A computed fold for a 1529-nucleotide RNA from an Actinomycetota bacterium, annotated as small-subunit ribosomal RNA. Its mean pLDDT, the model's own confidence on a scale to 100, is 84. Lineage of the source: Bacteria > Bacillati > Actinomycetota. Its Rfam family is "Bacterial small subunit ribosomal RNA". Gene Ontology terms of the family: structural constituent of ribosome and ribosome.
RNA sequence: CGUUGGAGAGUUUGAUCCUGGCUCAGGACGAACGCUGGCGGCGCGCCUAAUGCAUGCAAGUCGAGCGACGCAUAUCGGAUGGGUAACCAACUGGUAUGACGGAGCGGCGAACGGGUGAGUAACACGUGAGCAACCUACCCCAAAGACUGGGAUAGCCCGGGGAAACCCGGAUUAAUACCGGAUACCCUCGCAGGGUCGCAUGACCCAGCGAGGAAAUGGUCCGCUACUUUGGGAGGGGCUCGCGGCCUAUCAGCUUGUUGGUGAGGUAACGGCCCACCAAGGCAACGACGGGUAGCUGGUCUGAGAGGACGAUCAGCCACACUGGGACUGAGACACGGCCCAGACUCCUACGGGAGGCAGCAGCAGGGAAUCUUGUCCAAUGGGCGAAAGCCUGAGACAGCGACGCCGCGUGAGGGAUGAAGGCCUUCGGGUUGUAAACCUCUUUCAGGAGGGACGAAAAAUGACGGUACCUCCAGAAGAAGCCCCGGCUAACUACGUGCCAGCAGCCGCGGUAAUACGUAGGGGGCGAGCGUUGUCCGGAUUUAUUGGGCGUAAAGGGCUCGUAGGCGGCUCAGCAAGUCGAUCGUGAAAACCCGGGGCUCAACUCCGGGACGCCGGUCGAUACUGCUGUGGCUAGGGUCCGGUAGAGGAGAAUGGAAUUCCCGGUGUAGCGGUGAAAUGCGCAGAUAUCGGGAGGAACACCAGUAGCGAAGGCGGUUCUCUGGGCCGGUACCGACGCUGAGGAGCGAAAGCGUGGGGAGCAAACAGGAUUAGAUACCCUGGUAGUCCACGCUGUAAACGUUGGGCACUGGGUGUGGCGGAUUUAUCAACGUCUGCUGUGCCGUAGCUAACGCGUUAAGUGCCCCGCCUGGGGAGUACGGCCGCAAGGCUAAAACUCAAAGGAAUUGACGGGACCCCGCACAAGCGGCGGAGCAUGCGGCUUAAUUCGAUGCAACCCGAAGAACCUUACCUGGGCUUGACAUCAUGGGAAAAACCAUAGAGAUAUGGUGUGCGGAAGCGUCCAUGACAGGUGGUGCAUGGCUGUCGUCAGCUCGUGUCGUGAGAUGUUGGGUUAAGUCCCGCAACGAGCGCAACCCCUGUCCUAUGUUACCAGCACGUUAUGGUGGGGACUCAUGGGAGACUGCCGGGGAUAACUCGGAGGAAGGUGGGGAUGACGUCAAGUCCUCAUGCCCCUUAUGCCCAGGGCUGCACGCAUGCUACAAUGGUCGGUACAAUGGGCUGCGAACCCGCGAGGGUGAGCGAAUCCCCCAAAGCCGGCCUCAGUUCGGAUUGGAGUCUGCAACUCGACUCCAUGAAGUCGGAGUCGCUAGUAAUCGUGGAUCAGCAAAGCCGCGGUGAAUGCGUUCUCGGGGUUUGUACACACCGCCCGUCACAUCACGAAAGUCGGCAACACCCGAAGUCAGUGGCCCAACCCUUUUGGGAGGGAGCUGCCGAAGGUGGGGUUGGCGAUUGGGAUGAAGUCGUAACAAGGUAGCCGUACGGGAACGUGCGGCUGGAUCACCUCCUUU
Repeated sequence: CGUUGGAGAGUUUGAUCCUGGCUCAGGACGAACGCUGGCGGCGCGCCUAAUGCAUGCAAGUCGAGCGACGCAUAUCGGAUGGGUAACCAACUGGUAUGACGGAGCGGCGAACGGGUGAGUAACACGUGAGCAACCUACCCCAAAGACUGGGAUAGCCCGGGGAAACCCGGAUUAAUACCGGAUACCCUCGCAGGGUCGCAUGACCCAGCGAGGAAAUGGUCCGCUACUUUGGGAGGGGCUCGCGGCCUAUCAGCUUGUUGGUGAGGUAACGGCCCACCAAGGCAACGACGGGUAGCUGGUCUGAGAGGACGAUCAGCCACACUGGGACUGAGACACGGCCCAGACUCCUACGGGAGGCAGCAGCAGGGAAUCUUGUCCAAUGGGCGAAAGCCUGAGACAGCGACGCCGCGUGAGGGAUGAAGGCCUUCGGGUUGUAAACCUCUUUCAGGAGGGACGAAAAAUGACGGUACCUCCAGAAGAAGCCCCGGCUAACUACGUGCCAGCAGCCGCGGUAAUACGUAGGGGGCGAGCGUUGUCCGGAUUUAUUGGGCGUAAAGGGCUCGUAGGCGGCUCAGCAAGUCGAUCGUGAAAACCCGGGGCUCAACUCCGGGACGCCGGUCGAUACUGCUGUGGCUAGGGUCCGGUAGAGGAGAAUGGAAUUCCCGGUGUAGCGGUGAAAUGCGCAGAUAUCGGGAGGAACACCAGUAGCGAAGGCGGUUCUCUGGGCCGGUACCGACGCUGAGGAGCGAAAGCGUGGGGAGCAAACAGGAUUAGAUACCCUGGUAGUCCACGCUGUAAACGUUGGGCACUGGGUGUGGCGGAUUUAUCAACGUCUGCUGUGCCGUAGCUAACGCGUUAAGUGCCCCGCCUGGGGAGUACGGCCGCAAGGCUAAAACUCAAAGGAAUUGACGGGACCCCGCACAAGCGGCGGAGCAUGCGGCUUAAUUCGAUGCAACCCGAAGAACCUUACCUGGGCUUGACAUCAUGGGAAAAACCAUAGAGAUAUGGUGUGCGGAAGCGUCCAUGACAGGUGGUGCAUGGCUGUCGUCAGCUCGUGUCGUGAGAUGUUGGGUUAAGUCCCGCAACGAGCGCAACCCCUGUCCUAUGUUACCAGCACGUUAUGGUGGGGACUCAUGGGAGACUGCCGGGGAUAACUCGGAGGAAGGUGGGGAUGACGUCAAGUCCUCAUGCCCCUUAUGCCCAGGGCUGCACGCAUGCUACAAUGGUCGGUACAAUGGGCUGCGAACCCGCGAGGGUGAGCGAAUCCCCCAAAGCCGGCCUCAGUUCGGAUUGGAGUCUGCAACUCGACUCCAUGAAGUCGGAGUCGCUAGUAAUCGUGGAUCAGCAAAGCCGCGGUGAAUGCGUUCUCGGGGUUUGUACACACCGCCCGUCACAUCACGAAAGUCGGCAACACCCGAAGUCAGUGGCCCAACCCUUUUGGGAGGGAGCUGCCGAAGGUGGGGUUGGCGAUUGGGAUGAAGUCGUAACAAGGUAGCCGUACGGGAACGUGCGGCUGGAUCACCUCCUUU
C1' cells in the first nucleotide's frame, strides 16, 4: 500500500473409513393460510381468465383563421298597445359589445402520455459500429420571399327517406380551406466540363445550358405572431452489420423467391421488397430445419467468489389493443378511447336494419389460495391547444383500504421477602412460579382532550393534501401481548392422561402401562405486533467440479484397430502483429450498488459528490510466448533403405500316427456295462475281452514353460506355397511428414440363423432308469439339433489387467524370451561374468490410494486427445428411430417408489471350509436304561377343584429334607368387616384372658364363674370411630438378592508404548511345553489385574505334647467271662503342634531352557487322592409362591375364620428309580469283621407276652461312658437242579399292629392265603478310568406317623479296559470364506393368490396445433377500362372538346370459410403386459459358507417357480496336491 473474504450437522454399520444420496440450520418473496393484533413513517398491492363488462370519467383546444345561429347587454329604428304626458311594455329590424352557448368549415394535437405481456428464439433485445442508401411537424440559427387572379363547399334554409343510426336532393355563403398564373438567391432533374477527396459503389465543390417547383398581408391590443423556399442545428425515427444471452438430436438433413445475376417496378431509403428472364445455387454437427418454453435489458435475490435463479414495483427498448385482414389521413400510424371488411360475442330494433370493444382510472361478474376506493385536486411537476387569459389532463399530486414488506416507538420506571395466597413438582424436608404480585414512590412517549399552527409558492394572486406535520398545555399506569418451540440436529423438563390406540413427524424416528417425542398442565427457551405453516428461488451442494470432482474393486475406459473433421504439436532464422501486454481516447442512460456527506427528532426513505459498471470500439507502442507468412533451414520425433533374427501371427493345399466308434473275419463263453448303491441298456440270434483286416470323422498326447506371436477376438501334429507385423544392428535417405480421434469403416469367442455338404466322438432338447416328500435337476443308459467344412448373416461376453491411446520424467533387487557388444580360455564353440536395446513375471523405495493395493509394464509426477459417470429400484425397460431373415442389437426415458443402495477394511458369530489340541467325546471295557410289575414326577384327559411355578441340554424322586386334618396357596358351603397381625389419634368401658354349660359341622353365639401392675398419673388389655391393615392378586420383560448353564472350560481385560486415517491391532500371535494365557525361548512391546496354580479343609507316613469316657505291651489284683480294677503313657485312637514332596538327586531327550522319559530313595513322585473355591460374560435363562421391592389391581373382598372336599382323580404318552427274570442264584442253619451319625414331649438296654408288626415293665444315658446297634455281602454246612420253578413278587381276600382328635376318600408295617407280568428287553440311549465301576449293608435330615424304592452321608467286598484321535458330541486356539450382526433357529429368490397405485400396448373414439393441395373470395392497394359523371386549368362565342379526376366494372394479390389426404401432439378406451408397494397367505430353496451340483457373464433350448442343461468365457471360487516364481535362512 492492497485485501474484509469461505463454519457445518443428522442419517447406511455391531463398530470403522470411504463413496453416495436424502434431510436440516441461513437469506429472500408482488405471497397465501392459521392464531394474535396498540401507534406512526416510507413503500407495495390480479402472479390466475390477453375472460366478459353495467355506470362515470381518462383528448382536446384555438373567435388573435372563417361564416352563420342562439342568448345577454347597450344603442338606433319600425309598427302595435297603454298612459294626459314624460314615458313604459311586449313584438320586430339594424349596429356594437361579450371570460356567454352548442354545432359547422379551418389549424394544431389526437402516432405523446396511460395499460398489458398474448404473440415473438427474432437484428425483438443488449452492446459496439455503419448508412457515400434515408426521413423528420412543432423548436433554434442563417438566407430569400409572400405578387396576381379564380371557382367551390360545410353549416344555416327548403324538400324528401328512415323506428333509429343516419342518408339524399335543391338553393345560398366565408376563410390562414382549395386552384391557376408570375417571380426563383435557391432546390430537383437532364446534358456536357473542371477541381478536391474516399475502403468500393462513389461523395463534395465550381462555372454553363435546358426543364420543373412557393406563399396567407392572414390575424392582431401594432409589441408581434403566423405563412413560403432553401441550407444548417438540435432532438426523434428508419435501415444494415459484428458479437452476446433458453431447452431438446427420441427433430439430421432444410430450402424454389429458395441463392445469385440482368432489367423493370416500388419505397423516405439499400435490398427478391415485388415482377419477368437466366444460372443452380444457399444453409447445416461451431447444430440448419423442426418441436417446446419465453417479451428483452438496466437490474433483483442468493453466493466468499465464479456462478445459479428470476425479470413485480422504478427506468430504457419491443410487441399488442375483442380475433384475423386491410388501407386512408398525416411530418409521423397500418393508429388502445379513428375508418373499412370478415368472424365470435353482447346490446337496441318497428325485423327492414343498426350499435359496441376498460390489456386507461375507479368499479362489477367470473376464475382463484390470493391482490384495494365507482375518493380529492389540477396547488405542484409534466403534456396538448392558444398571442395570452385560460381550458383540458383518472399523466400526476394526494387521501382511503390491506401487519403485504421495511423502519421506528409503546404496552411503564424505581423500590419491594412473611420469599404471601393460588398453581405445579416433591425424597414431604422442601423446591419453583418469584421482585413476579400485592404495597410504596415516580414518569406520561404513543393513544385521548384543549389551544396555536406551517414549509411545499422563484414579482403578485393561487394549497387538493389539511386544521395535516410540528409546538404548548391537561388527566391518569391509565387504553395497548401474542405466537412458536422444549428426543437429537437445536436454546429449552417435569407431572398426569393415553397404551402400536388416539396421535406426532423436516430427517433420524416416537407411541405395545413408568412416553422429557402423542394430549393437557406447571415450568423453561426463542422471537415479538407479530409468530408459525405452506409454496418458490439461491445457499449449504466441491451433489455438473472454469475457480473446484471423478472412472482397478464404490456410478463410470468404448470389445479391438484404422482413419475424416476437430483439438494438440520438435530445434532454429527472418518478417507480420491476430491472440497477448502497456498507455491513451470514446462508450458503458438515469435509477440501483459501494464510499463520503446532507435533509426528514433517529431509521427506513431521500438528496448531493465520488467510485464502480468486469464489455465493446478507436489510436499509439512492445514482440518473450502462441499464431500466421517463407511451400526458409535442421535432425533428436516419425518414416524409408540395407544386413540379421525369434515366433501356435494369418490364408490355402497336402500329409502322418495314436485313440474312440462302426463293419467283416478268427479265438472264446456268460456275462458286460454302470453306480454311493442300483436299475434302465447290451448279451446264448454269442456281447464284454482278444487278434487280424477295413471304413469314416474329429482332435493333435509327450515336447509345454506366469514360454512365444497377434490390435483385440484369438493362435498348438508335420510339410509346401502366398502373406502381415515385431525386434536387433548399420545410420545411407526423407525432413515434423507427428499424437489423438466426434461421426465413419473394418475386424470381432461361443451360442444362434440361411443354403449346401459332412457326421466318429461329445451333446442342449427329448426318452428311460435311479435319487427324492416331490426331482421338469445333480448321478446313470440312450439320444436329435449343434459341434466340423464352404459361402453369407448376426455383432454380443466376467469381449477383464474389470486399468483408453501417446510422449516425457522418477531408487533398486531377482527370474525368464529375442537380438547385440565386451571379457575369460592358446584359438573357435559352449559355459560363466559385465553390459545395451526390446518383450514378459515377481518382490519392493519414494510417492499415490478410502483401504485393499499400485509401484520404470504406475493406480507415482506432468502434458495432449478421445470415451464414460453423477443415489438405489423402476431399467438397459417402454415409446420413437436405425440395423437384422429371425433371435435380437444400438440409441434410450418418465411416472411411481425407497433412506438408502454401495466399496474396502475391523471385531465377532457361523460353514454339510482347513489345521492344532482337550474332555468317559468316540474307541476299548464293565454295568445299565428303552420290554415287565411297582414307586415317583410330568404331559394329556377328567373335575366344583384336581392350587401354583419349573419345559432341549440347563423342566420331569425339580421347588416339596415328609399333602389323611393342619400344611394349602385350589373348590363347595357357613361366617367376619379397623379386620387373624402392626402403629397412631379421639372417645368410652370394664380388666382382658382362662375355665364351665348350652346350640351348632365348626367358626361362632348366649349364659355363668372370674381376676392384673402401680400411691397416683398411667401401663397392659377390650369396645367404638378414623387414619390404616391385609393380599401365595398381576408384571422375573420394571427390579434387588439368590441360583442354573456354557464350565473348573482357560480364558477375559487394563495402563503406558508402538502400528493403523479409523473401527481396531500389538501385548494374548509364533517355536516348544503344560491339567492350565503353566512355564521357557523368540518377538514393538513392557508391565499389571480378574481367572489357573498355591495358600484353606478331609485323607495317606512319621515325630512330638497331652491321656478320659478311648487304649492295654510290661507289673499287680480280680472274674464263668469282659481294661473289670490298681496302674501305665509303650501301642491303637483322640486332640493340638510339627516334619515330609521341591522335578530336590542320577541318567536319556530337548535350544545348555521350560519341560519330558526312566531310575534311586521314600508312606507318598511329578497338581499323591478328594473337597471347598466358578474370571469377563452369555441365555430379557429361573424365581414377585422364601425374602425384599417400583408400578398396577382388590378393600362387607382378590382380605380373614371355619367344616368338608381337592392337590392321591385315569383311555393314554414321557422321564427318573426300585424289584426282578435266577444256580456267581434262592432258601435254611451256624459263624466273622465296620464306619458315619442320632438321642430328654428323646434313644430306650435287660426281663416278660405275641409266629410277627408290636405290647408290658423300665435300668442307663443330655452321651469317645448308656442306647439306637444283631451290619450285610462274606465264610462253613444242608436242600433246591433249570422249571414261569423253593425264581419273581405285583394284585387280591382275610386277620392284625402302631402313630394320630381322626387312617373312608388317602398312612406305614405284620401274619395267613393269593401268586400276575416277567425267561435279559427294537430303533436308540446312559454312567464309569481305581479304592473308581459293580455289589453289600448302614446312618441322618424332614417327621406324630408315612407313601423314602427319593435325597445327603458312611463304611464292607472290589474289577475290566484305554490300540488310538479317522468318526459322533462339546470345548479351546490359529487360519479361511461370508450378502450373517436378533449373528445359520441367520439371510434370502421367484411363481401363484388378494388389495392399492402409477405406467406401457390396444379395436377404436374425441380434440388441439402447424402446414399442404384445390374451391370460394370480403375490404383494400395497384393496374386496366367501353359507356356514365365532374366547378377551377387550356381551346372555344355558347353548346362542346382536351388535360385530369371519380363512381362503376374487370384483373392480379388477398383474410375468414369450405373440401381432401396426410403430419404432429394430447384425452378417454373393453382387454392386456410387466412394475412398485403392502399383515405373520401358498409352493418350493435358487443365491450368501465349498450354501451342500462353486458362482457369475453371453447365447440357445427346456421347465409351476425360483431355475436346469448345452457351448464358450471369467475368478469377483473354497479346499488339497503338484509345478514355477518370489521372500527368509